[in-house]
RNA sequence: GCCGUUGUAGCAUAGUGGCAGUGCAUUGCGUUGUGGCCGCAACGGCGCAGGUUCGAUUCCUGCCAACGGCA
Numbered sequence: 001g002c003c004g005u006u007g008u009a010g011c012a013u014a015g016u017g018g019c020a021g022u023g024c025a026u027u028g029c030g031u032u033g034u035g036g037c038c039g040c041a042a043c044g045g046c047g048c049a050g051g052u053u054c055g056a057u058u059c060c061u062g063c064c065a066a067c068g069g070c071a
Base pairs, nucleotide, nucleotide: 001070002069003068004067005066006065007064010024011023012022013021018054026042027041028040029039030038047063048062049061050060051059
C1' cells in the first nucleotide's frame, strides 16, 4: 500500500428497512434481626460524516478504531 471481517448500554450479545431487545452489572423498593439470595421496577445504547428511501442499527460511499490475510 491492497483486500476482508467486526464496531449496538459499564461488560457480553440478538436484531436482513417501520416497536432497539436479552443476560450480568448499577440504583430504588419488597423480603430479612443485618447482609446475601430471591421478587418487582427504574436507569442507560446503534463508532463518525454523508447518500438512497415516506422511513436506515439494517442498504450504499468515505473516514476512524480493532483484528486477520497478501505484498